[in-house]
Context: one part of a larger RNA
RNA sequence: CCCAAGCGAGGGAAAUCGGCAAAUUGGCCCCGUAACUUCGGGAUAAGGGGUGCCUGUGGUUUCGCAAAGGAACUGCAGGUCGCAGUGACUAGGGGGACCCGACUGUUUAAUAAAAACACAGCUUCUCGCGAGUCCGAAAGGAUGUGUACGGGAAGUGAAUCCUGGCCAGUGGCGGUACGUUAAAGCCAGGUACAACUGGCUGAAGCGCCGCUAAACGCCGGGAGUAACUGUGACUCUCUUAAGGUAGCCAAAUGCCUUGCCGGGUAAGUUCCGGCGUGCAUGAACGGAACAACGAGUUCCCCACUGUCCCCGCUUGGGGCCCG
Numbered sequence: 001c002c003c004a005a006g007c008g009a010g011g012g013a014a015a016u017c018g019g020c021a022a023a024u025u026g027g028c029c030c031c032g033u034a035a036c037u038u039c040g041g042g043a044u045a046a047g048g049g050g051u052g053c054c055u056g057u058g059g060u061u062u063c064g065c066a067a068a069g070g071a072a073c074u075g076c077a078g079g080u081c082g083c084a085g086u087g088a089c090u091a092g093g094g095g096g097a098c099c100c101g102a103c104u105g106u107u108u109a110a111u112a113a114a115a116a117c118a119c120a121g122c123u124u125c126u127c128g129c130g131a132g133u134c135c136g137a138a139a140g141g142a143u144g145u146g147u148a149c150g151g152g153a154a155g156u157g158a159a160u161c162c163u164g165g166c167c168a169g170u171g172g173c174g175g176u177a178c179g180u181u182a183a184a185g186c187c188a189g190g191u192a193c194a195a196c197u198g199g200c201u202g203a204a205g206c207g208c209c210g211c212u213a214a215a216c217g218c219c220g221g222g223a224g225u226a227a228c229u230g231u232g233a234c235u236c237u238c239u240u241a242a243g244g245u246a247g248c249c250a251a252a253u254g255c256c257u258u259g260c261c262g263g264g265u266a267a268g269u270u271c272c273g274g275c276g277u278g279c280a281u282g283a284a285c286g287g288a289a290c291a292a293c294g295a296g297u298u299c300c301c302c303a304c305u306g307u308c309c310c311c312g313c314u315u316g317g318g319g320c321c322c323g
Stems, first nucleotide, its partner, number of pairs: 001318008010309002014307001019304001027051005036041001038158001052080012081085001093302005099296001100294002105117002121156007132143004160288003164219003169216002171212005178207003184201006220238005247281001248278001259275005
C1' cells in the first nucleotide's frame, strides 16, 4: 500500500454527477397518528412510552375423576441489579413535493429492470361456419369436441372528467347510366387455307359518384381599430379540405434560454408555483387529472453518520523486507 472488518474528539454532506457507501431505525406491547382519498386506504404514517430478574396476588384456558397437582397465557402491586433488559444473534431510517407508468406482473441467460412490454378496461374492423384468419404446392391441419356473450385483426391502456374541426390527398367500404379495356366471341375486308387488317360485344380494375378519421393523416397569413398609453372584444383582406376547440406547458415536448415573476438558499443553469405569439403542446400516434403502488427520475427537510474537514488507531489476510 491492497482486501475484509472494528472504533473515533469537534463539526455533520462542507465530500460527490448524485448521501454512492456507511451510519441511523429495527422485534413485541401500550398510547397516538396529518394532508389527501377511488372511503378500501394512506398507516408500522409521523411521534411518544415500556421491555430483565425476584416476590406476592388476581383472571382465562387446558391436562386431570378431582374441592391432589401441573401446564400455557395474561392483569396488578412491591422489590432488586447493571452504563445498557427484543442486553448476543435476528428484525423498516423518516417526512415533504414534482415527473412517468394506474396497480400485482414481464424483459435484453452474460454491461440496460425502466418511463419499455403486458394488463383489466375502452374502441374499431372482419367473419353465419363447407365462414373468417393462419400453416401447407396439394392432400390435409390449427383456431375448433368452438359458433357472434364466439373466433380472428388492429389501436389505446384501471377507474374519473372528456375525446373538438377537416373526406382536398392516401387508404378502406359502397354504388355506377356512361368512359377506358385483356383473352375470347361475332361481323367485314384479305388469304387456294391461314396469317393479317378494321369494326362490334366485352369482366374485374381504373375513371366517375358517394360514405368513412378511436382509418394513414392534417388542423394559416397580412392589415386596421376603444377619448392617456397599452391591448384589441370588433372590422377588412388573401387563402384552405379544415384553419388547433376543451385542456395543458420553457414540460421526458421551448431553439432563443440560466425566458420573466414568485418560493426555497447567505448564494439555486437543477427544483417547486405562476405566466404564455407554444422554434415545434393538444385530445384513443389519446388530452387532463389522479388515491394506492414503484430496487423508476428529480428537488428539499429531519435524523444519522469517516462521504468529507483530516486523518488516526486496532484485528485478520495479502503484498513487501529478512531468513

Model confidence (mean pLDDT): 86 of 100. Large-subunit ribosomal RNA, domain IV from a marine sediment metagenome, 323 nucleotides, folded computationally. The full RNA is in RNAcentral, with records from MGnify. Rfam family: Bacterial large subunit ribosomal RNA.